Description:
A computed fold for a 1400-nucleotide RNA from an uncultured bacterium, annotated as small-subunit ribosomal RNA. The prediction has a mean pLDDT of 84.

RNA sequence: AGAGUUUGAUCCUGGCUCAGAACGAACGCUGGCGGCGCGUCUUAAGCAUGCAAGUCGAACGGCAAGAUUGGUGCUUGCACCGAUCCUAGAGUGGCGGACUGGUGAGUAACGCGUGGGUGACGUACCCUAUGGAUGGGGAUAGCCGGUAGAAAUACCGGAUAAUACCGAAUAAGCUUGGCUUUUUAAAGUAAGUUAAGGAAAGGAGCUUCGGCUCCGCCAAAGGAACGGCCCGCGUACUAUUAGCUAGUUGGUGAGGUAACGGCCCACCAAGGCGACGAUAGUUAUCCGGCCUAAGAGGGUGAACGGACACAUUGGGACUGAGAUACGGCCCAGACUCCUACGGGAGGCAGCAGCUAAGAAUAUUCCGCAAUGGAGGAAACUCUGACGGAGCGACGCCGCGUGGAUGAUGAAGGUCGGAAGAUUGUAAAAUCCUUUUAAGUGUGAUGAAUAAAGUUUACAGGAAAUGGUAGACAGAUGACCGUAGCACUUGAAUAAAGGGCGGCUAAUUACGUGCCAGCAGCCGCGGUAACACGUAAGCCCUUAGCGUUGUUCGGAAUUAUUGGGCGUAAAGGGCAUGUAGGCGGUUUUGCAAGCUUGAUGUGAAAUGCCGGGGCUUAACUCCGGCACUGCGUUGAGAACUGCAUGACUAGAGUAACUGAGGGGCAGCCGGAAUUCCAGGUGUAGGGGUGAAAUCUGUAGAUAUCUGGAAGAACACCGGUGGCGAAGGCGGCUUGCCAGCCCGAUACUGACGCUCAGUCACGAAAGCGUGGGUAGCAAAUAGGCUUAGAUACCCUAGUAGUCCGCACAGUAAACGAUGCGCACUUGGUGUGCGGCCAAGAGGCUGUGCGCCGAAGCAAACGCGAUAAGUGCGCCGCCUGGGGAGUAUGCCCGCAAGGGUGAAACUCAAAGGAAUUGACGGGGGCCCGCACAAGCGGUGGAGCAUGUGGUUUAAUUCGAUGGUACGCGAGGAACCUUACCUGGGUUUGACAUACACACCGAUCAUCUGGAGACAGGUGAGCGCAGCAAUGCGGGUGUGAACAGGUGCUGCAUGGCUGUCGUCAGCUCGUGCCGUGAGGUGUUGGGUUAAGUCCCGCAACGAGCGCAACCCCUGUCCUUAGUAGCCAGCAGCGAGAUGGGAACUCUAAGGAGACUGCCGGGGACAACCCGGAGGAAGGUGGGGAUGACGUCAAAUCAGCACGGCCCUUACGUCUGGGGCGACACACGUGCUACAAUGGCCGGUACAGAGGGCAGCGAGCCUGUGAGGGUAAGCGAAUCUCGAAAGCCGGUCUCAGUUCGGAUCGGAGUCUGCAACUCGACUCCGUGAAGUUGGAUUCGCUAGUAAUCGCGCAUCAGCCAUGGCGCGGUGAGUACGUUCCCGGGCCUUGCACACACGCCCGUCA
Repeated sequence: AGAGUUUGAUCCUGGCUCAGAACGAACGCUGGCGGCGCGUCUUAAGCAUGCAAGUCGAACGGCAAGAUUGGUGCUUGCACCGAUCCUAGAGUGGCGGACUGGUGAGUAACGCGUGGGUGACGUACCCUAUGGAUGGGGAUAGCCGGUAGAAAUACCGGAUAAUACCGAAUAAGCUUGGCUUUUUAAAGUAAGUUAAGGAAAGGAGCUUCGGCUCCGCCAAAGGAACGGCCCGCGUACUAUUAGCUAGUUGGUGAGGUAACGGCCCACCAAGGCGACGAUAGUUAUCCGGCCUAAGAGGGUGAACGGACACAUUGGGACUGAGAUACGGCCCAGACUCCUACGGGAGGCAGCAGCUAAGAAUAUUCCGCAAUGGAGGAAACUCUGACGGAGCGACGCCGCGUGGAUGAUGAAGGUCGGAAGAUUGUAAAAUCCUUUUAAGUGUGAUGAAUAAAGUUUACAGGAAAUGGUAGACAGAUGACCGUAGCACUUGAAUAAAGGGCGGCUAAUUACGUGCCAGCAGCCGCGGUAACACGUAAGCCCUUAGCGUUGUUCGGAAUUAUUGGGCGUAAAGGGCAUGUAGGCGGUUUUGCAAGCUUGAUGUGAAAUGCCGGGGCUUAACUCCGGCACUGCGUUGAGAACUGCAUGACUAGAGUAACUGAGGGGCAGCCGGAAUUCCAGGUGUAGGGGUGAAAUCUGUAGAUAUCUGGAAGAACACCGGUGGCGAAGGCGGCUUGCCAGCCCGAUACUGACGCUCAGUCACGAAAGCGUGGGUAGCAAAUAGGCUUAGAUACCCUAGUAGUCCGCACAGUAAACGAUGCGCACUUGGUGUGCGGCCAAGAGGCUGUGCGCCGAAGCAAACGCGAUAAGUGCGCCGCCUGGGGAGUAUGCCCGCAAGGGUGAAACUCAAAGGAAUUGACGGGGGCCCGCACAAGCGGUGGAGCAUGUGGUUUAAUUCGAUGGUACGCGAGGAACCUUACCUGGGUUUGACAUACACACCGAUCAUCUGGAGACAGGUGAGCGCAGCAAUGCGGGUGUGAACAGGUGCUGCAUGGCUGUCGUCAGCUCGUGCCGUGAGGUGUUGGGUUAAGUCCCGCAACGAGCGCAACCCCUGUCCUUAGUAGCCAGCAGCGAGAUGGGAACUCUAAGGAGACUGCCGGGGACAACCCGGAGGAAGGUGGGGAUGACGUCAAAUCAGCACGGCCCUUACGUCUGGGGCGACACACGUGCUACAAUGGCCGGUACAGAGGGCAGCGAGCCUGUGAGGGUAAGCGAAUCUCGAAAGCCGGUCUCAGUUCGGAUCGGAGUCUGCAACUCGACUCCGUGAAGUUGGAUUCGCUAGUAAUCGCGCAUCAGCCAUGGCGCGGUGAGUACGUUCCCGGGCCUUGCACACACGCCCGUCA
């Protein structure tokens, strides 16, 4: 000192939370020792029991028991009597019970703190000094006798004492009254004089009996210490408490008190207090201090110390020096106890202890040994004050639980595929030590002194007992046999708690699977959890560790130090002005503030610094500092203040100008609207996106004339004017107010701001009386709509207008309070002034724009500040609840003003950024639309899918981007599914151990087969051999195997946006930052293609090009290809040719290169020439950053999980082919641009040896038989539409071919489920297809056939290729869809999402 948390990211505002310190604490887990502290914070609740205040016989009368002694009786050990000693209990009397100890209920107060006053007072005991103590009297308790009562207690009679009580005498310098004098600011001061007031004759000791000494006593004086009263200042919250007060405020007089005083009383006066907060309410003892904090502050008032208050609750006095008295009294109340019911007793907030309460707080302990107190002459007694011990980790401090060596880095645990890592020198083991522990022994300090004794000195005395001061010596220990010390034993007796996602130091595994749970905040957990639980490891602290609570801190989050208010919370709607705050220049004085010096006080303790004592520390002692404050006093005079005199720069006044929708009142005007009357005139009008309600033949709308009414004032008109704001607009008149400029004169600080107060205050609203043309809440109807209590339309009432009165609010906004001063500029405009008299320049006051510095989170503001300062006011302190409730005030009401809390959330918010989105905008593209051609959707069939069914109909693909898709070939196989039958190291791989065996082939039996059982044949290679290599079978254990799950754990590959033109980076620059710039702009392109411009300059992935096919030409090469000329002919068959075609290798060619025009002299575009081809010639391959948790674990691979005589594997059969339905993709058609029959022509690209198969024979045909050629530019498979001719003649047909019957062919172990093809027969639907929807821009669509892959065959109408024939249309970009770029809005960011209400 900061950190986490709002967002996709950013900056800011702002709250919440954390890290620190502390505690009279409590709770959880744990717990070895000692020292020093602390310990009912709750209920001032109630209390059993014991103790906590007595003492003095040297004040007094007296005396039980006891001791000694004397006497009497005599039963010789008992009773009685007397004396002495001793005193218990009770009593009189004195002193003390007003201290000590406890508690904090009350108290917001002179209660406390601090500083003063008392000239307005008191004081027992103590100290100092002075004087005195004469002489008398009468009672009373105890006691004795008696009475009443249960008791407490009370009463009657009798006798008695005092240091008890009462007179008398004496007495001053004392008290009171009078008089005189003196002092002071003031006296009840001081001095003098004059009248009244006291004593215990006491007690003890000694005595030479004269007295002396000591302790007491009285009067008056002083001191010390303590107290009473008074005053200044300080001392909690609430204004949702604003008025309070009758002894109240003052006076006079009397009383009362120690003392002042309405303290009390009588009379008189009518005052006193209060926004500087009276009164009322709530809460609370106050302080030194304590905790925290850098400080200022904030919190607190346990323990220790000072003050106050209280003692069951309330009241009261008595005694006394002192009380209105904790362990005294009286009365009343509540409660408890006793009772004989008549009456009585009691007060733990003393120490222990009990009950209750509570999260929670101790022993009914020991002792007066020490310190202190009361009494006493003293010994001594009393002392729950105090000193100690006990209990409690409640706190602080200290110590220990061992130290050294010890690597095969043991075992075990954990992690890891293994190697290994870690626990860890940790353990074990060896050596050592003994604090602590246990045992034994020894053993302090705290004790100073008292009495008695001895002795010294001093004063006085004749002496003694004595007095004072000192020395020696001197009893006494609760704690306690304690602290300490010594010895013995033995590592022996002693470690836990919390944490490990970030904040915050410290990580792995397993289990769990939005469950169980965690959590201070953010947040973790839905099968790979570093966040839950456990383990291991690690981190922190340590006899403790965590949790909870509370306080301060961090929080500058109440801001004095030290914050803010345009948009985050926050400027009052506006002005006037009171109190208050602040205030121009100058002279002189004062010294309140201020500065400085001295001094008193600021108790001690605490704190800090330096020392000392306990082994150290905590603790404690000593010294110093500090205690920031208050008082007294000296000095100073700059500033503020006060007083005084002056000034004119602030402010104001007067007269002369100017502009203005400034206000109020009156009069007047025209246009328009509606209505009324009349004329013309005829069928509609009106209204809307379209309509309807409505209006009109009873004459509307339209048009003309006349009239009536009310309201508002077009054009001018303008970021133009005026006003404090609200607001103000036709013309004119009157009255009133404000403002500006200029130059004079005057006043002389008269100023600024402003809580409260008062005035004004849009619209709507309210009351009352008028008025009402238009408009128009409410209302009615019509329309729209799923609905439509709306938007739109037709009507229409309050209201809108005027007078009077209320109301008092608005996004009353510039979301910006008022005043003054200062701080670069540019430009426009309203109204003035000066110079120039032309442009223009200067100056004042308003209204605007742009901008410097500066400010600001940014946006922005910027002389009209949101800049820099000063003065004053108002307001804010997280969001919601809520401007709500309640109280009060105002209002006729509506409502307004003031204005909370409970509860709840971790955000709410501001500005800006990047995206995405918009039924926002601009530009542009695409078979996107449009223009066209052909289809789909209707029919039948094929195929795929959904659904249903099933033993199974295996699985996957599911908007676009699934559905003739994986599958480019499901009868068996495939096959993953079902049923049945088998099998278990396995159908397949590697390696091991043991045993056996040539490998292998043929064959038989059972069985549906798998399989099971059997027979026969049969000795691999190398080597002379031993043996080795290789192979098979069986057993065993490793392992195999899984198309089982997870495509949301993955790789790889793929689809889509999209062949769209985009996506980024480096450096620089801009911005606090996210980010921007570049990549935007002007053009252009198919293109981020290119050019130009530009704080950017470059670069990368994409585009294009490079690659392949095709189109032209050339060269090379001619066989299986070709044939112009020659030969030859049945035929490019052959000879031959090398021209052409073609084949296949290499080249050429096209580049806006050339010309014209446009364009910016560019890029580029348009047109043209040449050319086979022209502006990318056509086609293909090629798919940027990324999106969709897109698809695929069943193609393959792969993490994790699961199965292991089964979820593996083999096998017969079945299923994947089911069928009420629904959808997608196709084929064939519905016919004449056609069908059928006959004839006839022309491809390209491919395939072919388990193959293609010519030819010939045969069959109606599929095909069969035979067979040449060909591993193919050689042989072979091979076109159709077309063309020519004929027929059919618009029909369910000579269209169409489904379906079904029969007969066959081929493949294949096998065509039943479930193949294709052929022939004969049968001849269904269908006559061009609703809404809708698809493809295509040229060799394209359409149409025609051909080939290939897979393949025994084939369900292929599919897929991939090939060629033949060969169109129509595109004006154009408004609209639909998709996309690109720029811009704008946004409360979206899972990005048309967010969200609101109602219901469940």
It matches the Rfam family "Bacterial small subunit ribosomal RNA". The sequence is in RNAcentral, with records from ENA and SILVA.